[in-house]
Context: one part of a larger RNA
RNA sequence: UGACGGGGGCUCGCACAAGCGGUGGAGCAUGUGGUUUAAUUCGAUGCAACGCGGAGAACCUUACCGGGGCUUGACAUGGUAGAAGUAGGAACCCGAAAGGGUGACGAACGGUAUCCAGUCCGUAGCUAUCACAGGUGUUGCAUGGCUGUCGUCAGCUCGUGUCGUGAGACGUUGGGUUAAGUCCCCUAACGAGCGAAACCCUUGUUUUUAGUUACCAGCGGGUUAUGCCGGGUACUCUAGAAAGACUGCCGUCGUCAAGACGGAGGAAGGUGGGGAUGACGUCAAGUCAUCAUGGCCCUUAUGCCCCGGGCUACACACGUGCUACAAUGGUCGGUACAAACGGAAGCGAAGCCGAGAGGUGAAGCGAAUCCUAAAAAGCCGAUCUCAGUUCGGAUUGGAGGCUGAAAUUCGCCUCCAUGAAGUUGGAAUCGCUAGUAAUCGCGGAUCAGCUCGCCGCGGUGAAUAUGUUCCCGAGCCUUGUACA
Numbered sequence: 001u002g003a004c005g006g007g008g009g010c011u012c013g014c015a016c017a018a019g020c021g022g023u024g025g026a027g028c029a030u031g032u033g034g035u036u037u038a039a040u041u042c043g044a045u046g047c048a049a050c051g052c053g054g055a056g057a058a059c060c061u062u063a064c065c066g067g068g069g070c071u072u073g074a075c076a077u078g079g080u081a082g083a084a085g086u087a088g089g090a091a092c093c094c095g096a097a098a099g100g101g102u103g104a105c106g107a108a109c110g111g112u113a114u115c116c117a118g119u120c121c122g123u124a125g126c127u128a129u130c131a132c133a134g135g136u137g138u139u140g141c142a143u144g145g146c147u148g149u150c151g152u153c154a155g156c157u158c159g160u161g162u163c164g165u166g167a168g169a170c171g172u173u174g175g176g177u178u179a180a181g182u183c184c185c186c187u188a189a190c191g192a193g194c195g196a197a198a199c200c201c202u203u204g205u206u207u208u209u210a211g212u213u214a215c216c217a218g219c220g221g222g223u224u225a226u227g228c229c230g231g232g233u234a235c236u237c238u239a240g241a242a243a244g245a246c247u248g249c250c251g252u253c254g255u256c257a258a259g260a261c262g263g264a265g266g267a268a269g270g271u272g273g274g275g276a277u278g279a280c281g282u283c284a285a286g287u288c289a290u291c292a293u294g295g296c297c298c299u300u301a302u303g304c305c306c307c308g309g310g311c312u313a314c315a316c317a318c319g320u321g322c323u324a325c326a327a328u329g330g331u332c333g334g335u336a337c338a339a340a341c342g343g344a345a346g347c348g349a350a351g352c353c354g355a356g357a358g359g360u361g362a363a364g365c366g367a368a369u370c371c372u373a374a375a376a377a378g379c380c381g382a383u384c385u386c387a388g389u390u391c392g393g394a395u396u397g398g399a400g401g402c403u404g405a406a407a408u409u410c411g412c413c414u415c416c417a418u419g420a421a422g423u424u425g426g427a428a429u430c431g432c433u434a435g436u437a438a439u440c441g442c443g444g445a446u447c448a449g450c451u452c453g454c455c456g457c458g459g460u461g462a463a464u465a466u467g468u469u470c471c472c473g474a475g476c477c478u479u480g481u482a483c484a
Stems, first nucleotide, its partner, number of pairs: 001484002003481003007478007015468002019432005026323008034314002042053002064309007073132001077131006088105001091102004108123004134298002137296003143292002145287003148283001150281001155194006161170003174185003200275004205243007214233003219230003246269001249263005325425001329384007342371002346365002351360003391422001396417007438460007
């Protein structure tokens, strides 16, 4: 100087408390451990691994296993030699394919030569051979890059100066204040940098510009009906430019400070809400399987191709989710209101067929125009009456649909039948402070097909916070130490 303390002081955080909803019990989905296996490829392992890499394992992917094949190789560059019936190649044979063989026909480009002709040389391609290719082989404790974490915590440093023999200290401490090393005051310090804040995006208000594909107040036309048409740009909206919030104003408190509290005005008030943004460093944290890369290793195989299987196994254990156990509910009928996305090898309307998944059909749309599109919870009625039930839907049987060469291992969906566990969950444990939790549906990426996951979008919309004794983590000061 640090680190640590079941030392002290001050302070903060959904850390506790106050609340709301879960997990832990059930069934299923998914990841992991374990076990099994020819293989169940590999990595990730307290927080910070376990719906993680994987934003899509039937083949492919695929790295694993079995079997069949290839050996200058699936791919790159170069050297040497060779070959015109050469390169290529319909067709045929063996084969599961890959691969191996036979093979009608049969070349090109640049130059050169010639009456003509592959006459000759070179290129491309081919064969042989040599250098080499190739490796998801190993080492993340040799590395770059990227990432997680403490933590959006308020810290981490430097120059000059001063003090100290020196390591080092002061500055950065103290008194206030703040979300903040934020600002003020004091001060052997005076300044500065990286962080904080601001600048950026978005959302909330208004003005203005613009007015189609959006909108429809007034005018006219038309319809069973609809901005449907003429027309208009008021309004909504779209998307560009501005304005607006600064403790600016008033009062009280405060060191005539920084600031705190209350108020006015205002769409918004003290960082308005949300996002992006992550200092010096820590964990030899993670990744050699994104990529790059040193060393080491394989080279008729640890490389490459193909078929089939596996990654989907199942006495079990754990994590993360979904659906429930019901009446604030289930079922049936009627009826209302979104946002944000996506669409050409695409989205696909109306109509028709089917009980349905779906089929047919083809209008429109490269989309403020058309389509996906039904929003759902909600509201209005009817029914069920507390039951393992008209709750719950697992499991299984049957019949179908879709995608795709192909759904057996191993996809999703529909219908009929079946109708399991489950009556609110031990110890323990998680999330959340407001348009949040809870609850309801919608969209997207990946993608032929496949999601209860992930990433977004809106609808409905709470309760509680007196407080900081305690648990956990963190910051500053101080103290002890036989630790570095």

This is a predicted structure of a 484-nucleotide part of an RNA (small-subunit ribosomal RNA, 3' major domain) from Candidatus Brocadiaceae bacterium S225. Its Rfam family is "Bacterial small subunit ribosomal RNA". Its mean pLDDT, the model's own confidence on a scale to 100, is 82.